Predicted 3D model of a 73-nucleotide RNA (transfer RNA) from a Coriobacteriia bacterium.
RNA sequence: GCGCCUGUAGCUCAACGGACAGAGCAGUGGACUUCUAAUCCAAAGGUUGCAGGUUCGAUUCCUGCCAGGCGCG
Numbered sequence: 001g002c003g004c005c006u007g008u009a010g011c012u013c014a015a016c017g018g019a020c021a022g023a024g025c026a027g028u029g030g031a032c033u034u035c036u037a038a039u040c041c042a043a044a045g046g047u048u049g050c051a052g053g054u055u056c057g058a059u060u061c062c063u064g065c066c067a068g069g070c071g072c073g
Stems, first nucleotide, its partner, number of pairs: 001072007010025004018056001028042004049065005
């Protein structure tokens, strides 16, 4: 330099182009417990890597760029 894959919550991951973008873990509050741990309940947590385009509507499709991984040279 070229090709392919990946980028979504603090972490690991979901999400036919259409309901308010969800789950587990972590963290927070509560219940339980003599106190912890475990368990249970609740709430919170998001510029979907960035910028454009297509569309009535984009996490999803297209283009460019950025970052990471793999392969080729």

The source organism's lineage runs through Bacteria, Bacillati, Actinomycetota and Coriobacteriia. Its Rfam family is "tRNA". By type it is a transfer RNA.